[in-house]
RNA sequence: GGGCAUAUAGCUCAGUUGGUUAGAGCUAUCGGCUCAUAACCGAUCGGUCGCUGGUUCGAGUCCAGCUAUGCCCA
Numbered sequence: 001g002g003g004c005a006u007a008u009a010g011c012u013c014a015g016u017u018g019g020u021u022a023g024a025g026c027u028a029u030c031g032g033c034u035c036a037u038a039a040c041c042g043a044u045c046g047g048u049c050g051c052u053g054g055u056u057c058g059a060g061u062c063c064a065g066c067u068a069u070g071c072c073c074a
Stems, first nucleotide, its partner, number of pairs: 001073007010026004019057001028044005050066005
């Protein structure tokens, strides 16, 4: 220098050919249960979907550029 993949909540991930309010588990917080702790049960908090543009009535999803990480080629 060239090619490919990934980027969504504090962490690990899903999101079904673009559509109504962006989700799950774990963590954290609160409550229940217990003599108490753990486990278990319930609830709550937490995200402008890597960044900037574009297409569209409508973008996490499609397109372009950039950034970061990983792999391959030279």
The prediction has a mean pLDDT of 81. Transfer RNA from a candidate division SR1 bacterium, 74 nucleotides, folded computationally. It matches the Rfam family "tRNA". RNAcentral holds the sequence, with entries from ENA.